Model confidence (mean pLDDT): 81 of 100. Predicted 3D model of a 75-nucleotide RNA (transfer RNA) from an Acidimicrobiales bacterium. The sequence was found in a public genome assembly. NCBI's taxonomy places the organism under Bacteria, Bacillati, Actinomycetota, Acidimicrobiia, Acidimicrobiales. Rfam family: tRNA. The family's RNA type in Rfam is transfer RNA. Rfam links the family to the GO term triplet codon-amino acid adaptor activity.
């Protein structure tokens, strides 16, 4: 230098191909129940504007372009 994969709450992931209601799941955090207490279990709640910028569109996490970060391959 070229190619491929990847970036979504504190953490791990789905959703993208096929644009459309309020972006979901698990864990964690917080509150409550239970318990003599802790742990475990159960219930509830909070937290994202989807890596950044721009474009297309009535409408973008999703399509297009550029850039940035991480991983891998070729030279």
């Nucleotide at each position: 230098g070229c190619c491929c994969c990847u970036g979504u709450g504190g953490c791990g992931c789905a959703g993208c191909c096929u644009g459309g209601u309020u972006a979901g799941c698990g864990c964690a955090c917080u509150g409550g129940a239970c318990u003599u207490u802790u742990a475990a279990u159960c219930c509830a709640u909070u937290g994202g504007u989807c890596g950044u910028g721009g474009g297309u569109u009535c409408g973008a996490a999703u399509c297009c372009c550029a850039c940035c970060g991480g991983g891998g391959g070729c030279a």